About this RNA:
The RNA shown here (SAM riboswitch aptamer (S box leader)) has 111 nucleotides and comes from a Bacteroidota bacterium.
[in-house]
């Protein structure tokens, strides 16, 4: 770096350094941030995957990971609904809700 599979609406803090950005990319929104962003270090915590115990239900915290907001929402696609608009004989637009994808993230395995 690539491939495969699985998971994700719950959960989880503070200090030091640092000094302006960050929320994956692109677009549109929205949010966090000098009452200190990203990043690094220390301590603490959570429990997604592996691991161990255990045996169907939980515990542990060894390895990664994680500790603002659903993967912050959305874009592609399918369906339901509507106090709506346009058309005209059931179509299109808008709103809203629920799925499925894509992409990314994490874990394990493989090359």
């Nucleotide at each position: 770096u690539g491939c495969u599979u699985a998971u994700a609406g719950c959960g989880a803090a503070a200090g030091a350094c640092g000094g302006a950005g960050g929320g994956a990319u692109u677009g549109g929104a929205c949010c966090c941030u000098g009452c200190g962003a990203a990043g690094u270090c220390u301590u603490g915590g959570c429990a997604a995957c592996c691991u161990g115990u255990g045996c169907u239900u939980a515990c542990a915290a060894g390895g990664u990971g994680c500790c603002a907001a659903a993967u912050u929402c959305u874009a592609c696609u399918u369906g339901a609904c509507c106090u709506g608009c346009a058309a005209a004989c059931u179509u299109g637009c808008g709103g809203c809700c629920a799925g499925g994808a894509a992409a990314g993230a994490u874990a394990a395995g493989c090359g």
Lineage of the source: Bacteria > Pseudomonadati > Bacteroidota.